[in-house]
The RNA shown here (transfer RNA) has 77 nucleotides and comes from Candidatus Sulfopaludibacter sp. SbA4. The organism belongs to Candidatus Sulfopaludibacter, within Bacteria.
RNA sequence: GGGGAGGUAGCUCAAUUUGGCGGAGCGGCGGACUUUGACUCCGCAGGUUGCUGGUUCGAAGCCAGCCCUCCUCGCCA
Numbered sequence: 001g002g003g004g005a006g007g008u009a010g011c012u013c014a015a016u017u018u019g020g021c022g023g024a025g026c027g028g029c030g031g032a033c034u035u036u037g038a039c040u041c042c043g044c045a046g047g048u049u050g051c052u053g054g055u056u057c058g059a060a061g062c063c064a065g066c067c068c069u070c071c072u073c074g075c076c077a
Stems, first nucleotide, its partner, number of pairs: 001073007010026004020057001028044005050066005
C1' cells in the first nucleotide's frame, strides 16, 4: 500500500435485517434490609453513536472523505 471486519454510557454488547422517541448487563452514587459488612431489593446519574460533510420530513444504520483498532495479502530493507 490492496482487501476484509469493527468503532454506540467507565467496561462488555443490543438497537426489528438495513432510517421513525438510543437501551440492557456489569460498574458508580443514594436508599431499604443487616449489629456492621456481604447478598438481595428499589431508585438516580451517566451518550458529540470515531470525525467532517452529503442524502432525507427524519440517520447509530444510507453515500463520500478522513482517523483509529484487529485480521489477511503484498512491497522495501
Its Rfam family is "tRNA". Rfam describes the family as follows. Transfer RNA (tRNA) molecules are approximately 80 nucleotides in length. Gene Ontology term of the family: triplet codon-amino acid adaptor activity.